Background:
A computed fold for a 395-nucleotide RNA from Acidobacteria bacterium UBA2994, annotated as Bacterial RNase P class A. The model forms 98% of the base pairs in the Rfam consensus. Model confidence (mean pLDDT): 76 of 100. It was read from a public genome assembly, where an Rfam model found it.

[in-house]
RNA sequence: GUAGAGGGAUAGACGACCGCUGCGUUGCCGCUUUCGGGCGGGGACGGGGAGGAAAGUCCGAACUCCAGAGGGCAGUGCGCCGGGUAACCCCCGGUCAGGGUGACCUGAAGGAAAGUGGCACAGAAAAUAUACCGCCUGUCUACGCGAGUAGGCAGGUAAGGGUGAAAAGGUGCGGUAAGAGCGCACCGCGUUCGCCGUAAGGCGAAUGGCAGGCUAAACCCCGCACGGAGCAAGACCAAAUAGGGAGGCGCUGUAGGGCAGCCCGUCCGAAGCCUCCGGGUAGGUCGCUGGAUCCUGUCAGUGAUGACGGGACUAGAGGAAUGGUCGUCGCCUGGUCGCGGUCCCUCUGGGGUCACGGCCGGGAACAGAAUUCGGCUUAUCGUCUCUCUGCGGCG
Numbered sequence: 001g002u003a004g005a006g007g008g009a010u011a012g013a014c015g016a017c018c019g020c021u022g023c024g025u026u027g028c029c030g031c032u033u034u035c036g037g038g039c040g041g042g043g044a045c046g047g048g049g050a051g052g053a054a055a056g057u058c059c060g061a062a063c064u065c066c067a068g069a070g071g072g073c074a075g076u077g078c079g080c081c082g083g084g085u086a087a088c089c090c091c092c093g094g095u096c097a098g099g100g101u102g103a104c105c106u107g108a109a110g111g112a113a114a115g116u117g118g119c120a121c122a123g124a125a126a127a128u129a130u131a132c133c134g135c136c137u138g139u140c141u142a143c144g145c146g147a148g149u150a151g152g153c154a155g156g157u158a159a160g161g162g163u164g165a166a167a168a169g170g171u172g173c174g175g176u177a178a179g180a181g182c183g184c185a186c187c188g189c190g191u192u193c194g195c196c197g198u199a200a201g202g203c204g205a206a207u208g209g210c211a212g213g214c215u216a217a218a219c220c221c222c223g224c225a226c227g228g229a230g231c232a233a234g235a236c237c238a239a240a241u242a243g244g245g246a247g248g249c250g251c252u253g254u255a256g257g258g259c260a261g262c263c264c265g266u267c268c269g270a271a272g273c274c275u276c277c278g279g280g281u282a283g284g285u286c287g288c289u290g291g292a293u294c295c296u297g298u299c300a301g302u303g304a305u306g307a308c309g310g311g312a313c314u315a316g317a318g319g320a321a322u323g324g325u326c327g328u329c330g331c332c333u334g335g336u337c338g339c340g341g342u343c344c345c346u347c348u349g350g351g352g353u354c355a356c357g358g359c360c361g362g363g364a365a366c367a368g369a370a371u372u373c374g375g376c377u378u379a380u381c382g383u384c385u386c387u388c389u390g391c392g393g394c395g
Stems, first nucleotide, its partner, number of pairs: 001391010012329007020049002023046004028041005051366001055377002058375005063230004070264004075226005080094005095109001096107004110221002115219002117215003132161002134157010169187006188210001189208008234286004244277006256268004293312008331363008341354001343352003
C1' cells in the first nucleotide's frame, strides 16, 4: 500500500419562528355544591417528550388471575463438557467434527452392539448382501505347420473395470495358477494399561487381522427440565335491565362445578348447582412507569459476569401527542477549476490516478412507543474506532 476476519460506539449538530403534548409552580374564567369540595377551559414560568432494531410475536421471565396448586401417565422442550444469569432454545470458555492458506466461521454435537424402518434411480448386488464385463486352472469342440485364437462346461476369484452419495477398511510391498489381511509396514478400528485434564477429551504403549456401511432434522431408547392463561391480565367505582323463561340433578360434604388432556387426590358446594334461550351495560379511575433501571470508578475473573463505592430520574398517550419552515456547519456523492503536490505510463506532445483547496449541483437508509425487562431473528444510508490474518514493497 492492498485484500480480508472479529469487536465497540453512533444513527447528524447548532440557532430562529410557528405548532402539539405530560408533569411541577402560580393566577384567571365558567358551571355546580350538603360550602369540605367537584367538573371543565385558558394564561405565565420551568423541566421533559420514539429505536437499534420500537419490527417478528420466536423463547424466557417480572407482575396479575385461576381459593391452595400435590403425585402419576401422556405430552412438550433441550441434548458434547464446564461456567454465567431472575430464567431461557440465550451468553462465555473449552473439546470434537467440517470449511478456509490464515485470522476465523458453522454445528439439530447423547445412543445404530435394545428393537423396528429407510437407502429412490442406476447397478450383478444396498446389509443374514452379490458376480455384469473380467482374471486364473482343468476339460471338450473348431481353426492353425507351430506358438496360439474363438466358443461350451466344471472349479477358483473379488485385486482390475463399470453403476452409484455410498459396494466385504485405505495406501504400498511381498506372495499366489489368478487373487484376497493371505503375510508385512504405516494409517484406521476393537481391547487393555499408563500419563495429563474438574470434565468433554488428548497423548503414549501393548495386543488383535478385525464386527460388511450410512441414516435417529425416521419411529424409538436414555438423561435433564416443565401447572395454565395473559395488561383486551386484573382491581375498584358508578349506572342500567327482565334478580326474566325453560330443562336436569338435588337439598346426606352426595348432585354439580374448579384445578391444561386423563387418572388419583384435593377444593367449592344446599332452597343450591349446572346447561340453554332472551334482555341490559360496555361509562369512569387505577394498573401506567423508581426498575432483575441507567451512567461511572475500583477490585476479582481468560470471559460471560459479579461485589463494593459515587451519581442520575431520562415519554406515559388513551383513537392515540413528540411536528413544520428557514439558515449555518458537518457527512456521503457527481462535475469543474488549480503556473501547483504524490505515483504510474509515454512517441516527452501528453494521458491516467491519489491527496488538498475553491466553486456549482444532488443525497441521507431501515423505520415509530402502548405493562415492563433479558435474548434471538429479520430490515438497513453512512461515519468513527480497536485488534488480528494474507499478499507486495521499503528500511